[in-house]
C1' cells in the first nucleotide's frame, strides 16, 4: 500500500394563511419548504508541470537622445490572460446500484401446546392384609408435530424529467418549466404522530495478524 478479524464513534430533512365542515397542519384554494447511503459527472476551487500568440516586466546588444528616457532585433528573466496535462477536494431526489418499511423462503434458538417413552412421595380407582395394576399429579427426555416470537441469510416489493443553451461528449453543468416521496394512526399526509432512544445502506478512526 493491499486484505482479513476485531473495537470506538458518526450516520434523514421539511408549512404557513384562508375555505368547506361536526370533526382536515390530511380535501379544496393560495404562497412555501425538504432531499439516506455508494458510484458516474463535461462544474467549481486548488497544486505541480508544459505552452502558441499577446500584454507588462526585467535585460544583453543595436540606434536615437543633453538628460529622464524612446525605439528596434532577441532572451534557460519573471508575472498576467488563454489553451493542455496532473493530483487533491467538491459536484444528480428524478442515471446506476443500494438501505430503511412490507411480504415470502430456509436455518437456527426461545416459549407454549400435543405426542411417545421413563420414573413418578402424597392422591384417587380395582384387587386387597401387604404386594402388584390402573389414574391422576409432577419430573425427565424424544418427535421430520403444531403455534408464536427472536436472530441470521437468501429472494420479492419499493416513486419521478422535459425543454432550451454550451460543448466531441450532458437525463448530472447553466437557464427555464415539470414531476416524486413506504407502512400505522386520524376526515384522504413528503412536511402532523407512532413503531423509531430502534434498525441501517455507509462514513472517519483506532488496533492486530498476513501479504
Nucleotide at each position: 500500500g493491499c486484505g482479513a478479524a476485531c473495537c470506538u464513534u458518526c450516520g434523514g430533512g421539511g408549512a404557513c394563511g384562508g375555505g368547506u365542515g361536526c370533526a382536515a397542519u390530511u380535501c379544496c384554494c393560495g404562497a412555501a419548504c425538504c432531499g439516506g447511503c455508494g458510484g458516474u459527472g463535461a462544474u467549481c476551487c486548488g497544486u505541480u508541470c508544459c505552452u502558441a500568440c499577446g500584454c507588462g516586466u526585467c535585460u544583453u546588444c543595436g540606434g536615437c537622445a543633453u538628460g529622464c528616457g524612446c525605439c528596434g532585433c532577441g532572451g534557460c528573466u519573471c508575472g498576467c490572460c488563454g489553451g493542455g496535462a496532473u493530483c487533491g477536494g467538491u459536484c444528480a431526489g428524478u442515471c446506476c446500484g443500494u438501505g430503511a418499511c412490507c411480504c415470502g423462503c430456509a436455518u437456527g434458538c426461545a416459549c407454549u401446546c400435543c405426542c411417545g417413552c421413563g420414573c413418578u412421595g402424597c392422591c384417587c380407582u380395582c384387587c386387597a392384609u401387604c404386594c402388584g395394576a390402573g389414574g391422576a399429579u409432577g419430573c425427565g427426555u424424544g418427535g421430520a408435530g403444531a403455534g408464536c416470537g427472536c436472530a441470521u441469510g437468501c429472494g420479492g416489493c419499493u416513486g419521478a424529467c422535459c425543454u432550451g443553451g454550451u460543448g466531441c461528449g450532458a437525463u448530472u453543468c447553466c437557464g427555464g418549466g415539470a414531476c416524486c416521496g413506504a407502512c400505522a394512526g386520524u376526515a384522504u399526509a413528503g412536511u402532523c404522530u407512532g413503531g423509531a432512544u430502534g434498525g441501517g445502506a455507509g462514513a472517519a478512526g483506532g488496533c492486530u495478524c498476513g501479504c
Molecule: FMN riboswitch aptamer (RFN element)
Organism: Paenibacillus albicereus